[in-house]
RNA sequence: GCCGUUGUAGCUCAGUCGGUAGAGCAUCGUCUUGGUAAGACGAAGGUCGGCAGUUCAAUCCUGCCCAACGGCU
Numbered sequence: 001g002c003c004g005u006u007g008u009a010g011c012u013c014a015g016u017c018g019g020u021a022g023a024g025c026a027u028c029g030u031c032u033u034g035g036u037a038a039g040a041c042g043a044a045g046g047u048c049g050g051c052a053g054u055u056c057a058a059u060c061c062u063g064c065c066c067a068a069c070g071g072c073u
Stems, first nucleotide, its partner, number of pairs: 001072007010025004019056001027043005049065005
């Protein structure tokens, strides 16, 4: 330098052949217990890496950029 994959909640990851996003763990609250742990219920937490384009509508499609990883030279 070229090619490819990945980027979504604090962490690990789903998701939708375009219609305003979820799980597990963690956190907080309540219940349960003599008290913890475990368990049950609930809550909070996201401008879906950034900027543009297409579209009535973009996390999803297109382009460029950034970052991580891998391959080639």